[in-house]
RNA sequence: GAGAAAGGCAAACCUGCCGCAAGGCGGGGGCGCAAAGCCACGGGGCUCAUCCUUCGAGCCGGCCGGGUUACCGAA
Numbered sequence: 001g002a003g004a005a006a007g008g009c010a011a012a013c014c015u016g017c018c019g020c021a022a023g024g025c026g027g028g029g030g031c032g033c034a035a036a037g038c039c040a041c042g043g044g045g046c047u048c049a050u051c052c053u054u055c056g057a058g059c060c061g062g063c064c065g066g067g068u069u070a071c072c073g074a075a
Base pairs, nucleotide, nucleotide: 001072008033009032013028014027015026016025017024018023031062037068038067039066041065042064043063044060045059046058047057048056
């Protein structure tokens, strides 16, 4: 960051499995993405339990910020 090239990822939905749940994994499927690769550090959201002066466990990276790595090479 393009009116390229080679590619990559994969929303909703369907389906099988795991989970109390949020959600995760596999297959199908493509809404989209220049980091829609990775990291739960900060903010925010979600779930569960507990509680009623509170404390905890988990989930979301395709909500935002941040860290880190990476293909191409026009402007």

About this RNA: Predicted 3D model of a 75-nucleotide RNA (c-di-GMP-I riboswitch aptamer) from a soil metagenome. The coordinates come from a structure-prediction model, not an experiment, and the mean pLDDT is 82. The sequence is in RNAcentral, with records from MGnify. Rfam family: c-di-GMP-I riboswitch aptamer. Rfam links the family to the GO term cyclic-di-GMP binding.